[in-house]
Molecule: c-di-AMP riboswitch aptamer (ydaO/yuaA leader)
Organism: Chloroflexota bacterium
């Protein structure tokens, strides 16, 4: 002196996942169910069928599974916020329901968890501060 590791607060990003607070409730913000209308109009009893999510497809290793590689739709990324356009980098998972579910007003029902320390350029609009 530099590196790493823990603990505490703050900040700030992913995310619906924050606020309050010791829980509980609330309130915000999310999600799924379920009429007419409307849409579909075929079967089927197994080639089920759905739903949260950004994470869906393609090819390869290989006859296939699990696994591995390489592309992809899509999603994301620091410092007033929001947006254009552009480079860059990073994800592109994973669980649920349980034979059943199309929009869908009343109305029911459920989450509000985990994770992590990541960037530059142009431009426009607000805003907020100086003068």
């Nucleotide at each position: 002196c530099a590196c790493a590791a823990c603990u505490a607060a703050a900040u700030u990003c992913u995310u619906a996942a924050g606020u309050c607070u010791g829980c509980c409730a609330a309130c915000g913000c999310g999600g799924g169910g379920a009429a007419c209308c409307c849409a579909g109009u075929c079967a089927a009893c197994u080639u089920g069928g759905g739903g949260u999510g950004a994470a869906u497809c393609c090819g390869g290793g290989u006859c296939a599974a699990c696994c591995c590689c390489g592309g992809u739709a899509g999603g994301g990324u620091c410092a007033c916020u929001u947006u254009u356009g552009g480079a860059a980098c990073c994800c592109g998972a994973a669980c649920c329901c349980g034979u059943c579910a199309g929009c869908u007003a009343a109305c029911c029902c459920c989450g509000u968890c985990g994770g992590a320390a990541u960037u530059c350029c142009c431009a426009a609009a607000g805003c907020c501060c100086u003068u």